[in-house]
Molecule: Bacterial RNase P class A
Organism: Vicinamibacterales bacterium
């Protein structure tokens, strides 16, 4: 330099005007709440016209709280606020223990409040490295299942082709007989029966691998190395690695099928929760009021239906009628709505430094204080600037050919790369909502740095 890899950071800047949402601080308004006066119905009490309670209405008040206006000060989203997938604080409800169902995780060490995170490290896979992936318990012999197609066989097996043996039979010759016939019999082929798992051949996988011997032909049938298993030593805190012995050696794959082990988990969310508390309607107590029948319920108080009477109102006078309607009234308690307050943001908290550790994280010392809200505020334009990309002429490098020239080399040049005024055009994903710790996912771009490979000069 080119190509890879990891890790870390930033996610434009300044002005300017017009806005948005709390906060505060001033300044005007407004009589909702509140404060001040007066002081109506109704009640009550008696000495009959006065006294008590009683608050209705009106009238003052901007001192408080409220609500609303101007102004001034200052504050206002993220690396992920996402998704809501882990795991917590906090907070309610359950809960003598202790089992079973269910969930979830599962190499080994550490790191934390905790984890399914994160750092080391081992192990297996991927790459020439660097680096990267790995639900990574159970060598699946506890059991239950499955392994589609092809394929003899998908697991305590099996035999399709082949290969070797035995081999009825076929049989060229040949003997024996006078004949009919009989025996013997090489090659060939070969029923049927037997070895084999070396080779073919299915298949994602096929019963350990190579080679050597060994066999009738074959096989861990023997042996050597490799691989496994099991014992033992050695290094390691462990996983595990290394040596050595020793067994001929194993029913393959898959536990992200079920399942066994082992650990670990009580449920529900801030619409958790807690105080404050109004109108209406119900509930519980008290006092006061309650003309008459008649039915229901009740042992009674009482409590509810009709029916009539009374009183009141309308039908714009009165009566008569006719129709409505008097759903008891005060008062205190207690629940519970609405609405208010708080839970709310100083916290496992940021930032800088020393220092301990390989690191993830931790000690210590200094400073900081940085939205808190209610279905939700944090934008808009204009200017100047900062990046990235495209860029005309132009310069700079590379350069296939070609022509000179004995030759060093000169000239020439198709085509590429790079830098580039002016100016165009980009500039993501994305929004708090109890809070923090992670993980995953979305993301135009740029910058820093460690490290690997490979060319290139010195």
């Nucleotide at each position: 330099g080119c190509a890879g890899u990891c890790g870390g950071c930033c996610a434009g800047a300044c002005g300017a005007u017009c806005g948005c949402c709390g906060g505060u601080c001033u300044u005007c308004g407004c009589a909702c709440c509140c404060g001040g006066g007066u002081g109506a119905a109704g009640c009550g009490g008696c000495u009959u016209g006065c006294c008590g309670c009683g608050g209705a209405g009106c009238c003052c008040g901007a001192a408080g709280g409220g609500c609303a206006g101007a102004g001034g000060c200052g504050g206002g989203a993220g690396g992920a606020a996402a998704g809501u997938c882990c795991g917590a604080a906090c907070u309610c409800c359950g809960g003598a223990g202790g089992g079973c169902a269910g969930u979830g995780c599962g190499c080994c060490g550490g790191g934390u409040a905790a984890c399914g995170c994160c750092c080391g490290g081992g192990c297996a896979g991927a790459g020439c490295a660097a680096u990267c992936u790995g639900a990574c318990g159970g060598a699946a012999c506890a059991g239950u299942g499955g392994c589609a197609c092809a394929g003899a066989a998908a697991a305590a097996a099996u035999a399709c082709c082949g290969c070797c043996c035995u081999g009825a039979g076929u049989g060229a010759g040949c003997c024996c007989g006078c004949a009919a016939g009989g025996g013997c019999g090489a090659a060939u082929c070969g029923a049927a029966g037997g070895g084999u798992a070396a080779g073919g051949g299915u298949g994602a996988a096929a019963a350990g691998g190579u080679g050597c011997g060994g066999u009738a032909a074959g096989a861990g049938c023997g042996c050597a190395c490799c691989g496994c298993g099991c014992c033992c030593g050695u290094g390691g805190c462990a996983a595990c690695a290394c040596g050595g012995g020793u067994g001929g050696c194993a029913g393959g794959c898959a536990a992200a099928a079920c399942c066994c082990c082992g650990c670990a988990c009580g449920g529900a969310g801030c619409a958790a929760g807690a105080c404050c508390a109004a109108a209406u309607a119900g509930g519980g107590c008290a006092g006061c009021a309650c003309c008459g029948g008649u039915c229901c319920g009740g042992c009674a108080a009482c409590g509810g239906g009709c029916c009539g009477a009374a009183c009141g109102g309308a039908c714009g006078g009165c009566c008569c009628g006719u129709c409505c309607g008097u759903c008891g009234c005060u008062g205190c308690c207690g629940g519970g709505u609405a609405g208010g307050u708080c839970g709310c943001u100083g916290g496992a908290g940021c930032c800088c430094g020393c220092g301990a550790g390989c690191a993830a994280u931790c000690c210590c010392g200094g400073g900081c204080c940085u939205a808190g809200a209610g279905g939700a505020a944090u934008g808009a334009u204009c200017g100047u600037u900062g990046c990235g990309c495209c860029g005309a002429a132009g310069c700079u490098c590379c350069g296939a050919g070609g022509c000179c020239g004995a030759g060093a080399g000169g000239c020439u040049g198709a085509g590429g790369a790079g830098c580039g005024a002016a100016g165009g055009c980009g500039a993501a994903c994305a929004g708090g909502a109890u809070u923090c710790g992670g993980c995953u996912u979305a993301u135009c771009g740029g910058c820093c740095g460690g490290c690997u490979g490979c060319g290139g000069c010195a």